[in-house]
Molecule: c-di-GMP-I riboswitch aptamer
Organism: Planctomycetota bacterium
Formats: sequence, C1' cells, structure tokens
RNA sequence: ACACGACAGGGGCAAACCGGUCGCAAGGCCGGGACGCAAAGCCACGGGCCCCCCUGGGGAAGCCGAGCUACCGAA
Repeated sequence: ACACGACAGGGGCAAACCGGUCGCAAGGCCGGGACGCAAAGCCACGGGCCCCCCUGGGGAAGCCGAGCUACCGAA
C1' cells in the first nucleotide's frame, strides 16, 4: 500500500413507528425513536422498484452492481 473486518478503542449513521412541515403522489426535510449498518458516506451510470397531471416528468443510495471518497488496526 492492497485486501480483510475483531465480543478491540474512540466515534458515526438511523428502519418501523410518532409529531411537525413541504409535495397531487412516490417521497423530502426537522424533532423524537432504534430495527439494523464497516461505507446505512457520495453518486440514478446499468438492472430492478415506486409515483404522477404519462410524446413526458419525478422518487428512493437501508434492493443488486459500476464509479468516487473515508476513520480505526487484531487475525
């Protein structure tokens, strides 16, 4: 350095659900809350999924893969 991921140290994120708010909707954001996560950090590029006012427009990265970036260090 690459790979890997421990009943390691210190931290991080936050499903369902509830409240508020925005949106026609999928769903977003904020607060509460933790089922889980070693990229559950970023990205709609490929496949798949979801919504709508369907020549089209939009959503989800916590479905799989590609790409980019990153903390720690036992085997």